[in-house]
About this RNA: Predicted 3D model of a 584-nucleotide part of an RNA (large-subunit ribosomal RNA, domain V) from a bovine gut metagenome. The full RNA is in RNAcentral, with records from MGnify. The coordinates come from a structure-prediction model, not an experiment, and the mean pLDDT is 84.

Context: one part of a larger RNA
RNA sequence: CAUGCAACAAGACGAAAAGACCCUAUGGAGCUUUACUGUAACUUGUCAUUGAAAUACGGUUUACAAUACGUAGGAUAGCUGGGAGCCUUUGAAACAUUCCUUGAGGGGGGUGUGGAGGCAACGGUGAAAUACCAGCUUUUGUGGAUUGUGUUUCUAACUUAUACCCGUGAAUCCGGGUUGAGGACAUUGGCAGGCGGGCAGUUUGACUGGGGCGGUCGCCUCCUAAAGAGUAACGGAGGCGUUCAAAGAUUCUCUCAGAGUGAAUAGAAAUCACUCAUCGAGCGCAAAGGUAGAAGAGAGUUUGACUGCGAGGACGACGGUCCGAGCAGGUGCGAAAGCAGGACUUAGUGAUCCGGUGGUCCCUCGUGGGAGGGCCAUCGCUCAACGGAUAAAAGCUACCCUGGGGAUAACAGGCUGAUCGGGCCCAAGAGUUCACAUCGACGGCUCGGUUUGGCACCUCGAUGUCGGCUCAUCACAUCCUCCCGCUGAAGCAGGUGGGAAGGGUUGGACUGUUCGUCCAUUAAAGUGGUACGUGAGCUGGGUUCAGUACGUCGUGAGACAGUACGGUCUCUAUCUGUUGUAUG
Numbered sequence: 001c002a003u004g005c006a007a008c009a010a011g012a013c014g015a016a017a018a019g020a021c022c023c024u025a026u027g028g029a030g031c032u033u034u035a036c037u038g039u040a041a042c043u044u045g046u047c048a049u050u051g052a053a054a055u056a057c058g059g060u061u062u063a064c065a066a067u068a069c070g071u072a073g074g075a076u077a078g079c080u081g082g083g084a085g086c087c088u089u090u091g092a093a094a095c096a097u098u099c100c101u102u103g104a105g106g107g108g109g110g111u112g113u114g115g116a117g118g119c120a121a122c123g124g125u126g127a128a129a130u131a132c133c134a135g136c137u138u139u140u141g142u143g144g145a146u147u148g149u150g151u152u153u154c155u156a157a158c159u160u161a162u163a164c165c166c167g168u169g170a171a172u173c174c175g176g177g178u179u180g181a182g183g184a185c186a187u188u189g190g191c192a193g194g195c196g197g198g199c200a201g202u203u204u205g206a207c208u209g210g211g212g213c214g215g216u217c218g219c220c221u222c223c224u225a226a227a228g229a230g231u232a233a234c235g236g237a238g239g240c241g242u243u244c245a246a247a248g249a250u251u252c253u254c255u256c257a258g259a260g261u262g263a264a265u266a267g268a269a270a271u272c273a274c275u276c277a278u279c280g281a282g283c284g285c286a287a288a289g290g291u292a293g294a295a296g297a298g299a300g301u302u303u304g305a306c307u308g309c310g311a312g313g314a315c316g317a318c319g320g321u322c323c324g325a326g327c328a329g330g331u332g333c334g335a336a337a338g339c340a341g342g343a344c345u346u347a348g349u350g351a352u353c354c355g356g357u358g359g360u361c362c363c364u365c366g367u368g369g370g371a372g373g374g375c376c377a378u379c380g381c382u383c384a385a386c387g388g389a390u391a392a393a394a395g396c397u398a399c400c401c402u403g404g405g406g407a408u409a410a411c412a413g414g415c416u417g418a419u420c421g422g423g424c425c426c427a428a429g430a431g432u433u434c435a436c437a438u439c440g441a442c443g444g445c446u447c448g449g450u451u452u453g454g455c456a457c458c459u460c461g462a463u464g465u466c467g468g469c470u471c472a473u474c475a476c477a478u479c480c481u482c483c484c485g486c487u488g489a490a491g492c493a494g495g496u497g498g499g500a501a502g503g504g505u506u507g508g509a510c511u512g513u514u515c516g517u518c519c520a521u522u523a524a525a526g527u528g529g530u531a532c533g534u535g536a537g538c539u540g541g542g543u544u545c546a547g548u549a550c551g552u553c554g555u556g557a558g559a560c561a562g563u564a565c566g567g568u569c570u571c572u573a574u575c576u577g578u579u580g581u582a583u584g
Stems, first nucleotide, its partner, number of pairs: 001584008010576003014571002022405004027401002029397004035202005042194007051154016068137001069105001078136005085119003094113008158182004163178005205217003214234001218240006241386001242284001243343002248302007256280001258276006282291002285348001287346003306329004312323004318387001331340003354380007362373002412459001413457001414455003418452001420448006429439002466541001467539003471533001472530005479504003482499006506520005547565004551560003
């Protein structure tokens, strides 16, 4: 060195199971609810099944009778029209009595006595006689018709009875009959309202240095932006979801902010005068660009904040957005040339569908209309998740499932090294004096890769995770033992530094603990790396499934780096490696 046998399990990111954690899918399922939309059931009303009476109170209608008061005026004039007469021996005035009505004076009717008159055009009034006739209105009464509601009664529908009889020899079933109880209620059906996680179908956004929580989502301005345009980030700063009938148009005129000097109250600052002042002011609001030969300030007149168009361009994937001379009509200002299709410019916003309003020469189902539609104008969306899935939508899952992802988290590794640990430089100062025996501020330069992180590069068709046990191996920034320098080293004991990794580095109590505190020792009870060494070596106390409970949170399903009890750890070794042994 090779081969065999017997062993061990460090590696083959060993085997097994298309990771159960995490994310993702306009995936699924189970569950919840004051998510949305339905719905069984329940409930209320009405109609039918459903009939007969009485009574009370209403509604409607009809007949008759009554009723109607501003002021002036004989006095209680409802309105309009006709009207010159009307009532009366078929009993007038007046008186008595009685009934109805009115808040009152009064008004209307009946009966008796009585025995011949009473009332109208005139004067006043907006309007003239309840003298008389007709119609109508307000309010009231009586009678009739019809209808509604409440209460009560009836019996014949309907309901009910282990009351009795029969079918029937058994039957508390069923059917028929008798009788009783209830009774137009209930029941059932149709329609409508309410309630309705009991049940059902669904929804429950995206971005995101994993996801969740938070924040954001459209438009405008600046920077980032690398001197054309454009250009990203959960990069740095701010604004908008309007306003104005003048803050628009035009013609004419003017120049600001600030400072100095002077001037009653008057002051740093009010208003006034003069001088300086190229822009530092102002321009409704953010910022940028622009602007004094005006876009700023003032005055006069006005409505071009017009209608129909539009050569030609700019930007955008598209939807679309923006600029625009000029033509026609009619208009404003200006003497005119001219200017004016809003505002110094860039934000002040919303597609399509559906519906409303106004107009219109259009279409309109045999024809004429009409309904309806088109076209023109205009209105209704914080559709703000702002290119808007629907008119209409929230959650839990540790009971969970599937497709995927190392496109994306938790372990480990990697990169980095803020944080962490170590060293060095400078030396203010402490050290009685003296920076450097020892300590060392403010700062600076580095090393390490043991902490907490950042990143998300291998691994999600699986790289098992804390601690302990066992077995270790390495580094040295050395805990002990060995040698040495300095000392603020007298000695002993120390402090600090240099060399040094050969060997060593304890036993217990508590806790799952690593750690830590404590007890007793020791020469000392080192710091780290090794997938925080080591689960195909062990354990399984912790963490991290399903059960249960407490506290807290939640309406709830449920949830909690809160707690508590309980909870399946598979693998016969092919290769590499290592050990022993035998042979060549």